The part of an RNA shown here (large-subunit ribosomal RNA, domain II) has 690 nucleotides and comes from a Deltaproteobacteria bacterium.
Context: one part of a larger RNA
RNA sequence: GUCCGCGAGUUACUCCUCAGCAGCAUGGUUAAGCCGAUAGGCGUAGCCGUAGCGAAAGCAAGUCUGAAUAGGGCGACGAGUUGCUGGGGGUAGACCCGAAACCAGGUGAUCUACCCAUGGCCAGGUUGAAGCUCGGGUAAAACCGAGUGGAGGACCGAACCGUAGUAGGUUGAAAACUACCCGGAUGAGCUGUGGGUAGGGGUGAAAGGCCAAUCAAACUUGGAGAUAGCUGGUUCUCCCCGAAAUAUAUUGAGGUAUAGCCUCGUGCGAUCACCAUCGGAGGUAGAGCACUGGAUGGGCUAGGGGCCCCACCAGGUUACCGAACCCAACCAAACUCCGAAUGCCGAUGAGUGCAGCACGGGAGUCAGACUGCGAGCGCUAAGGUUCGUAGUCGAGAGGGAAACAACCCAGACCGCCGGUUAAGGUCCCUAAGUUCGCGCUAAGUGGGAAAGGAAGUGGGAGCGCUUAAACAACCAGGAGGUUGGCUUAGAAGCAGCCAUCCUUUAAAAAGUGCGUAAUAGCUUACUGGUCUAGUGAACCCGCGCCGAAAAUGUAACGGGGCUCAAGCGCGACACCGAAACUGCGGGAUCUAUGAAGCCUCGGCUUCGUAGAUCGGUAGGGGAGCGUUCCAAUUGCCUGUGAAGCCAGAUCGAGAGAACUGGUGGAGGCCUUGGAAGUGCCUAUGCGGAC
Numbered sequence: 001g002u003c004c005g006c007g008a009g010u011u012a013c014u015c016c017u018c019a020g021c022a023g024c025a026u027g028g029u030u031a032a033g034c035c036g037a038u039a040g041g042c043g044u045a046g047c048c049g050u051a052g053c054g055a056a057a058g059c060a061a062g063u064c065u066g067a068a069u070a071g072g073g074c075g076a077c078g079a080g081u082u083g084c085u086g087g088g089g090g091u092a093g094a095c096c097c098g099a100a101a102c103c104a105g106g107u108g109a110u111c112u113a114c115c116c117a118u119g120g121c122c123a124g125g126u127u128g129a130a131g132c133u134c135g136g137g138u139a140a141a142a143c144c145g146a147g148u149g150g151a152g153g154a155c156c157g158a159a160c161c162g163u164a165g166u167a168g169g170u171u172g173a174a175a176a177c178u179a180c181c182c183g184g185a186u187g188a189g190c191u192g193u194g195g196g197u198a199g200g201g202g203u204g205a206a207a208g209g210c211c212a213a214u215c216a217a218a219c220u221u222g223g224a225g226a227u228a229g230c231u232g233g234u235u236c237u238c239c240c241c242g243a244a245a246u247a248u249a250u251u252g253a254g255g256u257a258u259a260g261c262c263u264c265g266u267g268c269g270a271u272c273a274c275c276a277u278c279g280g281a282g283g284u285a286g287a288g289c290a291c292u293g294g295a296u297g298g299g300c301u302a303g304g305g306g307c308c309c310c311a312c313c314a315g316g317u318u319a320c321c322g323a324a325c326c327c328a329a330c331c332a333a334a335c336u337c338c339g340a341a342u343g344c345c346g347a348u349g350a351g352u353g354c355a356g357c358a359c360g361g362g363a364g365u366c367a368g369a370c371u372g373c374g375a376g377c378g379c380u381a382a383g384g385u386u387c388g389u390a391g392u393c394g395a396g397a398g399g400g401a402a403a404c405a406a407c408c409c410a411g412a413c414c415g416c417c418g419g420u421u422a423a424g425g426u427c428c429c430u431a432a433g434u435u436c437g438c439g440c441u442a443a444g445u446g447g448g449a450a451a452g453g454a455a456g457u458g459g460g461a462g463c464g465c466u467u468a469a470a471c472a473a474c475c476a477g478g479a480g481g482u483u484g485g486c487u488u489a490g491a492a493g494c495a496g497c498c499a500u501c502c503u504u505u506a507a508a509a510a511g512u513g514c515g516u517a518a519u520a521g522c523u524u525a526c527u528g529g530u531c532u533a534g535u536g537a538a539c540c541c542g543c544g545c546c547g548a549a550a551a552u553g554u555a556a557c558g559g560g561g562c563u564c565a566a567g568c569g570c571g572a573c574a575c576c577g578a579a580a581c582u583g584c585g586g587g588a589u590c591u592a593u594g595a596a597g598c599c600u601c602g603g604c605u606u607c608g609u610a611g612a613u614c615g616g617u618a619g620g621g622g623a624g625c626g627u628u629c630c631a632a633u634u635g636c637c638u639g640u641g642a643a644g645c646c647a648g649a650u651c652g653a654g655a656g657a658a659c660u661g662g663u664g665g666a667g668g669c670c671u672u673g674g675a676a677g678u679g680c681c682u683a684u685g686c687g688g689a690c
């Protein structure tokens, strides 16, 4: 891991509450006990009800408050009680499994820590302390040398003890090892045997180490089913309805209570929603500047500053600042002279809707998510966060968006090799147009992106020049006063400043650019000619271009591929396409209604007709299937073959049930009731087998 078996809302209570059923009813009922004994009977203590109000004294269909014979509060105008079954609660382990821990009594020092007693062990080699002897030396010593000697938590290195490094091993050969290498090795050494210290205690050269593979408090038994607002699990079927992720409070925040929202019952009866009309409250969007503030330009003008004059006052002037006022154009969540649409409250009215309200039984929910819209916070960041509002998901399948809870379409009772459509599509993958008409795009734009950039291309509306010849090109001219004046070393069209005239002309600037030291030279404006039909500068709109760099591999259309099979605008007709709608057949629930039957006379059951409905998590309600045992049952089936097992094309909406055959070899059971150790895929569930 698989299979088989086991495995979780139980039981008790003369505790509470509600529903169904039953008995009796202004009453209902017994408890202990006794008798009889499987039944049942007796037992009337007690309990509930029959009266309430008040803190109470107390009063009483009233009472309390109060000065009150007032008002108000709570009551009265009769239904209870006992049992059985079921829902929920309380008390108990209270659906099951699960702690980390706490406490009590014991068991452990055969491992290990330390200590005590008594034993054992340490190859070999090296170094050579003190002391001593001799010699030297001294006044004597000290001291020096040689020898002797054999000290040391001395040195090297086996046994022995240890384990620093690397590698292997890591379902190991091993729940700590192996190989190589390494530290100590006469010492604070190692070791045998016996003994001692015990759990908030020991022992510890101290690491919270060790105390039997266990230690920030051992192990074991008990309190004990500790507690677990936490995690996991919780077993057959079908039918109806169907949430919440909010408010308030909380040593509250992943819990709980009450309310909200769901369900079931009873009652009320048109009270509710949608829509229309009418009547209201209101200060948002927008707008505005009348208020409060902000803010720009102009005008006008107190006041201030500067300058002149005077400085005693006055006066003049100003391209300075500037309140108030005027004009113009603006800004505001905490501005409003104004002011919607919606929404909200109410009245009336028709239609539709198992809508609405009250009381009672049972819940679950109180982590929500995204999308559009209105806002705050944030960076007008976030798959961000907090509100409001609507939708969807949650609890929703189907079709589309390549794939894709929350987007678009659409809400799945069941069956059909019927039909029509929605969103979205119709070249191939891939169902359906290689459909039709008019334009645009050439970038594979389509099929990712900004500021900004560009004679891309199409359209629009004007404005110039132009057959008296424009634009472009080519040929020719482009002159004189004059080198204008000034400046300057020079300044001659062309460093700079000023002026910018006149003449000859078809035309020609006191000069557009290049150039020179300055001249020169080239060129332009301007003019003639050649040529012959458009040409120039801005603007608006459509589609495109550049801007454009990322990590495994094209990889920014799902792919192929497409110049339409792209985009946009306008227009046309088809088709495909879902569990939507519809056709046919079938089922269930609810409502209305008809008939029949039953009967406690109010319902129930059956059959039919019509209409509506039938997605569903938590959860509420209803109806059933199956398992074990018991009663009716001294019955029925069974060796002419029970249960169990195997196979099969049968029946039922399903849980399931039957029949036939085989196997098996001794028990089983219809029906109607009753009682439960009553249904397993999952709890890293438990036991077994493989």
Base pairs, nucleotide, nucleotide: 001690002689003688004687005686006685011092012091013090015089016088017087018086019085020084021083022082023081024080027048028047029046033042034041035040052059053058062074063073064072065071095233096232098230102223103222104221105220106219107218113197114196115195116194117193118192119191120190121189122187124156125155126154127152131148132147133146134145135144136143160184161183162182165180166179167178168177199215201211202210203209236624237623238622239621240620241619246259247258248257249256250255260365261364262362263361264360265359266358267357268356272353273352274351275349276348277347278346279345280344286338287336288335292332293331294330296328297327298326299325303321304320305318306317307316308315368393369392370391371390372389373388374387375386376385377384398409399408400407413586414585415584416583418582419581420580424576425575426574427560428559429558433573435572436571437570438569439568440567446562452546453545456543457542458541459540460539463536464535465534473530474529475528476527477526479503480502481501484498485497486496509524513522514521587614588613589612590611591610592609593608594607595606596605597604598603625679627676628675629674630673631672632671635669636668637667644663645662646661647660648659650657651656